Predicted 3D model of an 82-nucleotide RNA (transfer RNA) from a Candidatus Woesebacteria bacterium. RNAcentral holds the sequence, with entries from ENA. The organism belongs to Candidatus Woeseibacteriota, within Bacteria. Rfam family: tRNA. Rfam classes the family as a transfer RNA. From the family's description: Transfer RNA (tRNA) molecules are approximately 80 nucleotides in length. The coordinates come from a structure-prediction model, not an experiment, and the mean pLDDT is 80.
RNA sequence: GCCGGAGUGGCGAAAUUGGUAGACGCGCAGGUUUUAGGAACCUGUGGAGCAAUCCUUGCUGGUUCAAUUCCAGUCUCCGGCA
Numbered sequence: 001g002c003c004g005g006a007g008u009g010g011c012g013a014a015a016u017u018g019g020u021a022g023a024c025g026c027g028c029a030g031g032u033u034u035u036a037g038g039a040a041c042c043u044g045u046g047g048a049g050c051a052a053u054c055c056u057u058g059c060u061g062g063u064u065c066a067a068u069u070c071c072a073g074u075c076u077c078c079g080g081c082a
Stems, first nucleotide, its partner, number of pairs: 001081007010026003019065001027045006046055003058074005
């Protein structure tokens, strides 16, 4: 230099047929239980805001009524070729 793959809440990880983004698990917060703790079970848990609402799939654009998904560029990491 060329080719291919990956990047999603605090962490791992799903959703690829373009149609509710974050299922599920871990962690965290509260509760039940316990003398206390652990375990188990229940509820909640992306960000901003008092709220309405807005923003959010590495980043910047494009297509579309609608984009994690399609297209272009770009950054980082992994693999292959030379």